[in-house]
């Protein structure tokens, strides 16, 4: 310097459920907690998926304010998948 880490040592994330708190949700975020993870570090760019407050339909309903239904990301998810950027330990 590459390359591999299934099995080392350091050191590191932290799923579900719980409780606050945000938020229409969907999710976040903190504490508790470990299923897990060698990029479970970072980027919503492509796919997927999740929600649907506003807005927009509608041959529904209605007491014309509203309700229902439908479609739909700007919204959320890198701990779904690709793609990018970056990086810890160093032969067990």
């Nucleotide at each position: 310097c590459c390359g591999c880490g299934u099995u080392a040592a350091a050191g590191g994330u932290a799923a579900a459920a719980u409780c606050a708190u945000c938020g229409a949700a969907a999710g976040a975020u903190g504490a508790u907690g470990a299923c897990a993870c060698a990029a479970a570090g970072c980027c919503a760019u492509g796919g997927g998926u999740c929600u649907a407050a506003a807005g927009c339909c509608u041959u529904u309903c209605u007491a014309c304010a509203g309700a229902a239904g439908g479609a739909a990301a700007u919204g959320a998810u890198c701990g779904c998948c690709a793609g990018g950027c970056c990086g810890c330990c160093a032969u067990a």
Predicted 3D model of a 92-nucleotide RNA (c-di-GMP-I riboswitch aptamer) from Paenibacillus sp.
Its mean pLDDT, the model's own confidence on a scale to 100, is 80.